Context: one part of a larger RNA
RNA sequence: AGCUUACGGUGGAUACCUUGGUAUUCAGAAGCGAUGAAGGGCGUGACUACCAGCGAAAUUCUUCGGGGAGUUGGAAGUAAGUUUUGAUCCGGAGGUUCCCGAAUGAGGCAACUUGUAAACUUCUUGCUGAAUAUAUAUGCAAGAUAGAGCGAACCUAGCGAAUUGAAACAUCUUAGUAGCUAGAGGAAAAGAAAGCAAAAGCGAUUCCCUCAGUAGCGGCGAGCGAAAAGGGAUUAGCCCAAACCAUUCAGAUUUAUCUGAUGGGGUUGUGGGACAACGUUUUUAAGAUUAGAAAAAGUUAGAUGAAUUAGUUGGAAUGCUAAACCAUAGAAAGUGAAAGUCUUGUAAUCGAAAACUAGAUCUACUUAAGUUGUAUCCCAAGUAGCAUGGGGCACGUGGAAUCCCGUGUGAAUCAGCGAGGACCACCUCGUAAGGCUAAAUAUUCCUGAAUAACCGAUAGUGAAAUAGUACCGUGAGGGAAAGGUGAAAAGAACCCCGGAAGGGGAGUGAAAUAGAACAUGAAACCGUAAGCUU
Numbered sequence: 001a002g003c004u005u006a007c008g009g010u011g012g013a014u015a016c017c018u019u020g021g022u023a024u025u026c027a028g029a030a031g032c033g034a035u036g037a038a039g040g041g042c043g044u045g046a047c048u049a050c051c052a053g054c055g056a057a058a059u060u061c062u063u064c065g066g067g068g069a070g071u072u073g074g075a076a077g078u079a080a081g082u083u084u085u086g087a088u089c090c091g092g093a094g095g096u097u098c099c100c101g102a103a104u105g106a107g108g109c110a111a112c113u114u115g116u117a118a119a120c121u122u123c124u125u126g127c128u129g130a131a132u133a134u135a136u137a138u139g140c141a142a143g144a145u146a147g148a149g150c151g152a153a154c155c156u157a158g159c160g161a162a163u164u165g166a167a168a169c170a171u172c173u174u175a176g177u178a179g180c181u182a183g184a185g186g187a188a189a190a191g192a193a194a195g196c197a198a199a200a201g202c203g204a205u206u207c208c209c210u211c212a213g214u215a216g217c218g219g220c221g222a223g224c225g226a227a228a229a230g231g232g233a234u235u236a237g238c239c240c241a242a243a244c245c246a247u248u249c250a251g252a253u254u255u256a257u258c259u260g261a262u263g264g265g266g267u268u269g270u271g272g273g274a275c276a277a278c279g280u281u282u283u284u285a286a287g288a289u290u291a292g293a294a295a296a297a298g299u300u301a302g303a304u305g306a307a308u309u310a311g312u313u314g315g316a317a318u319g320c321u322a323a324a325c326c327a328u329a330g331a332a333a334g335u336g337a338a339a340g341u342c343u344u345g346u347a348a349u350c351g352a353a354a355a356c357u358a359g360a361u362c363u364a365c366u367u368a369a370g371u372u373g374u375a376u377c378c379c380a381a382g383u384a385g386c387a388u389g390g391g392g393c394a395c396g397u398g399g400a401a402u403c404c405c406g407u408g409u410g411a412a413u414c415a416g417c418g419a420g421g422a423c424c425a426c427c428u429c430g431u432a433a434g435g436c437u438a439a440a441u442a443u444u445c446c447u448g449a450a451u452a453a454c455c456g457a458u459a460g461u462g463a464a465a466u467a468g469u470a471c472c473g474u475g476a477g478g479g480a481a482a483g484g485u486g487a488a489a490a491g492a493a494c495c496c497c498g499g500a501a502g503g504g505g506a507g508u509g510a511a512a513u514a515g516a517a518c519a520u521g522a523a524a525c526c527g528u529a530a531g532c533u534u
Stems, first nucleotide, its partner, number of pairs: 001533009016484002020455002022452007029444002031150002039100003042055003046078002050074002052059001061094006070082003105114003120147002123143005154185001155183005165172001169219001195202002206233004216224002237436003244264004249260005269414001271379004275373004283369005290364004297357004302350003308323005324341002326330001332344003385409007395421001416431005471478002491518001494505004
């Protein structure tokens, strides 16, 4: 020096554990905000640095319920209190709620200055009042009339890439995606046929399955990619414009009409309505609108809640042995090891002063509903269509319909008009140029309940801990590490060495090689002892 064995040190792997995560299901909720939000700053405790709570009424106030012995948060300790005259605690409703922040009297380098003001826009009312006569604009005042800002996804609309693929690349693709902007709701959007179909028929929209990787589109490359029918989920239909009538309304003028406003009327494709005639005024039906009442129910605290003992091992019984019991309860968690019968619970059954949800049903109210005739009137105009330039339709201009937009042009009114993939005829289907509409569908910042051949501290959220913290960066932004004494602190009185750290005794404990650098304690690495080899 090397190797082997034993015993240690160091280190923190492994197995075990879980306060935290992940995913999914069901239910709720789907908003908050000028009555000042979200998010912050600063305060607030007997002692208080941090977290959490709260707001100068500051670790809380009032009240109404629940609850029943301790209590003054995490978080020990000391002090001082409080509580069966019912505290702390849980729930409902109120009160308070500094400063900044949309931030809104003005200013500002947010949390400050100045000093008393809802700034701006909108609405209502009143006053005022130009050019300009009547007027109007404007200005002023009052009024809590409303808006603004924030928020995870879902939704609608506007604008809209590139990497990429095509084995290069330009049409094409990625993709109307990402991103930006605006807006709305608990859903949004769509929606009651100018639809689909095909000689048979269907009957708003939405979503799912299928049709089907089909028909098609395509430098016919890469790729893109339907629809009808069929089967399901859910079902719901309505209102206006016009013709016509009326007006004690307003205006204009040609003085008899026109225009506007208001009310009635009317709403459809087997065309309907106006118009004319007849009939009907209580009956039926509906209600998604309005107003009121409201049963039962649910949510926000809770309550009752069965049944085991002995022996034995052990530090400890829930283990083992023996004999019992309950079960509409043998889900689960905890308890000094493994508990149906110890604790909390579980099954089952009850429960609300107050607030909220939804609202069976009732009342009022509103709305709707007849037949025949005639062929006079109406049935949404710078619209439909056409030309041209684009977009969008699975469809790249193609034979390119259908839909939308720019420019130009420009019809018809039911003997009408549109569609059935150029176009024409026939036939069939529908009735554009106004509007509303629940459900089935999408999503989850959030609340509750539950589940897992999900993770178990280099995993699972970045974060099981003072975590978006420490730290880095001018900034946008980036972004960690770090869990486990023990059943219980019983956390080692006292003695000894030492300045201390640390250690040796003593003591606690089942265990201290569980001693706080604390459960298990691998390897690398470092020692001590013995043996062997050189």

Notes:
Large-subunit ribosomal RNA, domain I from Madagascaria erythrocladioides, 534 nucleotides, folded computationally.